Annotation: The prediction has a mean pLDDT of 81. Small-subunit ribosomal RNA, 3' major domain from an uncultured bacterium, 478 nucleotides, folded computationally.
Context: one part of a larger RNA
RNA sequence: UGACGGGGGCCCGCACAAGCAGCGGAGCAUGUGGUUUAAUUCGAAGCAACGCGAAGAACCUUACCUGGACUUGACAUACCCUGAAUAUCUUAGAGAUAAGAGAAGCCCUUCGGGGCAGGGAUACAGGUGGUGCAUGGUUGUCGUCAGCUCGUGCCGUGAGGUGUCGGCUUAAGUGCCAUAACGAGCGCAACCCUUAUCAUUAGUUACUAGCAGGUAAAGCUGAGGACUCUAGUGAGACUGCCGCCGUAAGGUGAGAGGAAGGGAGGGAUGACGUCAAAUCAGCACGGCCCUUAUGUCCGGGGCGACACACGUGUUACAAUGGGGGGUACAGAGGGGAGCUACCAUGCGAAUGGGAGCGAAUCCUUAAAAAGCCUCUCUCAGUUCGGAUUGGAGUCUGCAACUCGACUCCAUGAAGCUGGAUUCGCUAGUAAUCGCGCAUCAGCCAUGGCGCGGUGAAUACGUUCCCGGGCCUUGUACA
Repeated sequence: UGACGGGGGCCCGCACAAGCAGCGGAGCAUGUGGUUUAAUUCGAAGCAACGCGAAGAACCUUACCUGGACUUGACAUACCCUGAAUAUCUUAGAGAUAAGAGAAGCCCUUCGGGGCAGGGAUACAGGUGGUGCAUGGUUGUCGUCAGCUCGUGCCGUGAGGUGUCGGCUUAAGUGCCAUAACGAGCGCAACCCUUAUCAUUAGUUACUAGCAGGUAAAGCUGAGGACUCUAGUGAGACUGCCGCCGUAAGGUGAGAGGAAGGGAGGGAUGACGUCAAAUCAGCACGGCCCUUAUGUCCGGGGCGACACACGUGUUACAAUGGGGGGUACAGAGGGGAGCUACCAUGCGAAUGGGAGCGAAUCCUUAAAAAGCCUCUCUCAGUUCGGAUUGGAGUCUGCAACUCGACUCCAUGAAGCUGGAUUCGCUAGUAAUCGCGCAUCAGCCAUGGCGCGGUGAAUACGUUCCCGGGCCUUGUACA
């Protein structure tokens, strides 16, 4: 100087407390361990691995296994020779591939050559092989915590200290005062995006107050530029004003005004560093290893196994509910190998027709769901719950046996609120309800990322648990 203490002081955080809804029990989905296997490819490992890499494992992907093949190679550069390339058919084969057939056909050119394909030789290619403890780059975490440093000066033999300490204050090393320090940098804050208010500019595909036309109804049409909205430019919030407290910084008020009030809400933004943290399988890269194989192609299988254990979810156990009928209100997205109105057929998944729209125009989508009105069920393993299984189908795709989703009929399991324990959340939040998107032929999505609808309870307080910051003290630790 640090680190540590079941030392002290001060302060903060859904850290505890106060509340709400869960996990842990059941079924299923998914990831992991273990076991099994020819293979069940690899990585991730307390928080910070385990619905993680994977925003899509039937083939492909694919890295694994088995079998069949290739050896200048599936891919790149260089040399020589030949030929347009290419597609079609036949035979053998599981295919990769091998053998053969006849036909179409003769690339571009500045005539030097170039592009593409086949053959040959060698330099070489290739490796998801090992090392993240050789590395770059990127990322997680402490932590959006308030810290980490420098120049000059001063103090100390020196390591180093001071500044950065003290008092008050703040979300903040934020600021004020004091001061052997005076200044400065990286962080904090602000500048950026977005939501909430108003003004203005502009009105099509959006809108419709007044006028006119028109309909079963409808901005449907003329028209309008008011309103909503869209998207550009501005305004607006600063403790600015008032009262009280304070030297000041600042604090406080169910004060005013205001759409918004004291950081208005959300996002982006992550200091010096820590964990030899993660990644050689995203990519790049050193040295090591393989080179008729640890490279490459193909068929099939596996990654989907199942006594068991754990994590994360989802559906329930019901009456604040289940079922039938009627009826209302979103936002944000997506669409051409696409979204598909409408019509017909089918109980249905869907199929056959068939407009419009590369979209503020058409479609998804007059389907939001919870909600509201009404009928029924009456506390039961039930009209709760839907696993499992049988049968019949639809669709995608070369192909749904291993191993897809969906539909219909039948079947109707466990489960009556879950031990010790443990997680999330402070407001448009939790809880609850549906909708969309990426990936994608299809989909194992109950996941992820967004969107809106309905919409709470509680916080006395900081003794205790956990994590963190500052000061101080002890130390046989560095």